[in-house]
Small-subunit ribosomal RNA, 3' major domain from Xanthobacter viscosus, 477 nucleotides, folded computationally. It matches the Rfam family "Bacterial small subunit ribosomal RNA". The organism belongs to Xanthobacter, within Bacteria. The coordinates come from a structure-prediction model, not an experiment, and the mean pLDDT is 81.
Context: one part of a larger RNA
RNA sequence: UGACGGGGGCCCGCACAAGCGGUGGAGCAUGUGGUUUAAUUCGAAGCAACGCGCAGAACCUUACCAGCCUUUGACAUGGCAGGCGAUUUCCAGAGAUGGAUCUCUUCCAGCAAUGGACCUGCACACAGGUGCUGCAUGGCUGUCGUCAGCUCGUGUCGUGAGAUGUUGGGUUAAGUCCCGCAACGAGCGCAACCCUCGCCUCUAGUUGCCAGCAUUCAGUUGGGCACUCUAGAGGGACUGCCGGUGAUAAGCCGCGAGGAAGGUGGGGAUGACGUCAAGUCCUCAUGGCCCUUACGGGCUGGGCUACACACGUGCUACAAUGGCGGUGACAGUGGGAUGCAAAGGGGCGACCCCUAGCAAAUCUCCAAAAGCCGAUCUCAGUUCGGAUUGGAGUCUGCAACUCGAGUGCAUAAGGUUGGAAUCGCUAGUAAUCGUGGAUCAGCAUGCCACGGUGAAUACGUUCCCGGGCCUUGUACA
Numbered sequence: 001u002g003a004c005g006g007g008g009g010c011c012c013g014c015a016c017a018a019g020c021g022g023u024g025g026a027g028c029a030u031g032u033g034g035u036u037u038a039a040u041u042c043g044a045a046g047c048a049a050c051g052c053g054c055a056g057a058a059c060c061u062u063a064c065c066a067g068c069c070u071u072u073g074a075c076a077u078g079g080c081a082g083g084c085g086a087u088u089u090c091c092a093g094a095g096a097u098g099g100a101u102c103u104c105u106u107c108c109a110g111c112a113a114u115g116g117a118c119c120u121g122c123a124c125a126c127a128g129g130u131g132c133u134g135c136a137u138g139g140c141u142g143u144c145g146u147c148a149g150c151u152c153g154u155g156u157c158g159u160g161a162g163a164u165g166u167u168g169g170g171u172u173a174a175g176u177c178c179c180g181c182a183a184c185g186a187g188c189g190c191a192a193c194c195c196u197c198g199c200c201u202c203u204a205g206u207u208g209c210c211a212g213c214a215u216u217c218a219g220u221u222g223g224g225c226a227c228u229c230u231a232g233a234g235g236g237a238c239u240g241c242c243g244g245u246g247a248u249a250a251g252c253c254g255c256g257a258g259g260a261a262g263g264u265g266g267g268g269a270u271g272a273c274g275u276c277a278a279g280u281c282c283u284c285a286u287g288g289c290c291c292u293u294a295c296g297g298g299c300u301g302g303g304c305u306a307c308a309c310a311c312g313u314g315c316u317a318c319a320a321u322g323g324c325g326g327u328g329a330c331a332g333u334g335g336g337a338u339g340c341a342a343a344g345g346g347g348c349g350a351c352c353c354c355u356a357g358c359a360a361a362u363c364u365c366c367a368a369a370a371g372c373c374g375a376u377c378u379c380a381g382u383u384c385g386g387a388u389u390g391g392a393g394u395c396u397g398c399a400a401c402u403c404g405a406g407u408g409c410a411u412a413a414g415g416u417u418g419g420a421a422u423c424g425c426u427a428g429u430a431a432u433c434g435u436g437g438a439u440c441a442g443c444a445u446g447c448c449a450c451g452g453u454g455a456a457u458a459c460g461u462u463c464c465c466g467g468g469c470c471u472u473g474u475a476c477a
Base pairs, nucleotide, nucleotide: 001477002476003474004473005472007471008470009469010468011467012466013465015461016460019425020424021423022422023421026316027315028314029313030312031311032310033309034307035306042053043052064302065301066300067299068298069297070296073126077125078124079122080121081120082119083118085104086103089100090099091098092097107116108115109114128291129290131289132288133287137285138284139280140279141278142276144274149188150187151186152185153184154183155164156163157162168179169178170177194268195267196266197265199235200234201233202232203231204230205229208225209224210223213222214221238262241256242254243253244252245251318418322377323376324374325373326372327371334365335364336363339358340357344353345352346351384415389410390409392407394405395404431453432452433451434450435449436448437447
């Protein structure tokens, strides 16, 4: 100087407390451990691994296993030799591949020499490796933590390591600001500048809108751009004003004013010096090591989907704040051409047939669901709950056996609120309700987004956890 202390002081955070809803019990989904297996590819491991890499494993993916096949190679550059390209049919085979066959024709530029692209063969340099090392690395990322810290120059002090500044008194979300001070300044962080939501003005008016005037089943058409909205430019909030308080300061307090908004207005992006030899050589790049008729390459089938069990994360429930039936109630994001598909018709339904419109403020996905109504059910393992299983049938796809997702009929399991323990959340939040998107042929309880309904509680900082500043002890570095 740090680090540590079941030392002290001050302060903060959904850290506790006060509340609301969960997890832990059940069934299922999903990830992991373990076990099994020919293989169940690999990585991730307290917080910060475990619905994580995977924004989607039937083949492919795929890295794993078995078998079959291949060796200048699926891919790149270079040498030599030869060469056109496209197409039909057949045989063997699981396919990769191997063999045969038919037809039309002769790559591009150039007069030519030649050059270029492509194919085949040969030999070699080489290719190739999701093989190892993240403790050789780059890059990227997590974490402490959006915590308020981390440093430097000059000066001064100290033999020196170092100190000072950065400590102190106040204050703040903040090393934020004020005052003081052997310090005076400065940098990276904080804040602001950026995006978005909330108010207003201006500009613009189609595909959007409709106040007034006509018109219609309908903003449908005429007309209009006032309003809504869209999307560009501005304004607006600064403790600016008032009162109190404070040191006359910084600031703090006020059911003060005004204002759409008030003291950082809400949300986002933004992550200092560093820590964890944190994570990743399987995104990519890369040193070294290793393989080179194989640890490379191709293919078929299997596996990653196994199942005495254990854990994490979720979904659905156990019901009456509910189930069931009825009902032209009301959104906002987004997506659409190998696409979204209206209307019409068929089917109980999944879906099918047919075909308008739309590269979309125009057409379409599109139905929002909680809501509302009921002379329904009346506390039951039930008209709760839906696992599981048996038939039947639909869709995608070369192909749903291993191993897809819907549908209808039948079946109707565990479950009556969950021990110890443990998690999230402070407001348009929690809880609850549906909707869209990426990936994607198909497959979502996951992820990312969108709106609807919409709470309770916070006395307080003694305690638990994490963190900041000062100080003290130390046989630690």